[in-house]
Molecule: Lysine riboswitch aptamer
Organism: Peptococcaceae bacterium
RNA sequence: AAACAGGAUAGAGGCGCGGUUAUUUCGAGUAGGUGCUGGGAGAUGGCAGUCUGUGAACAGUACUCAAGGGAUUAGCCGCCGAAGUAUAUAUCUUUGCCGAAGAUAUAUACUGGGCUCAGACUGGAAAAAAGUCUGAGACUGUCGUCCUGAUAGGAUGAAGCGCUAUCCGGGAA
Numbered sequence: 001a002a003a004c005a006g007g008a009u010a011g012a013g014g015c016g017c018g019g020u021u022a023u024u025u026c027g028a029g030u031a032g033g034u035g036c037u038g039g040g041a042g043a044u045g046g047c048a049g050u051c052u053g054u055g056a057a058c059a060g061u062a063c064u065c066a067a068g069g070g071a072u073u074a075g076c077c078g079c080c081g082a083a084g085u086a087u088a089u090a091u092c093u094u095u096g097c098c099g100a101a102g103a104u105a106u107a108u109a110c111u112g113g114g115c116u117c118a119g120a121c122u123g124g125a126a127a128a129a130a131g132u133c134u135g136a137g138a139c140u141g142u143c144g145u146c147c148u149g150a151u152a153g154g155a156u157g158a159a160g161c162g163c164u165a166u167c168c169g170g171g172a173a
Stems, first nucleotide, its partner, number of pairs: 004170001006168006014080001016079007024071003032064007042051003045098003083111011112140002115137008142158006
């Protein structure tokens, strides 16, 4: 001095991730509401309660008519475990209570990334869009090993507490 362990800073992957605003659109002429006709005692997540023979559920018909949630396009913001999922705990929202659902925080575990197909679950009154998980397929980025005349290329494997660059700095041979 180099290699090696460690720390700090800055970066890369690309239909890249998340949030937000607006437009258009799906949801949907659906749910719900009102009138009439039929119907004839139930309706509701559970309990309580409420509604109901002054006619429940259900069906038809006429009029009226949403929303949660998602997608497209454009802009803005934060970023590259970006972020997401599962489990557990705590708090909050909703409600008379419970349950279900949602939001936030912590802990543990898994996933490099997006796409396509199949299945399951969630979602929802129902349905649709969509989301999540599992599996398969090719694509793509990083690193390792091997092949090749080669920087190109090919085969194979692994995981982001990774990889690249710069700087700091420790001690052994």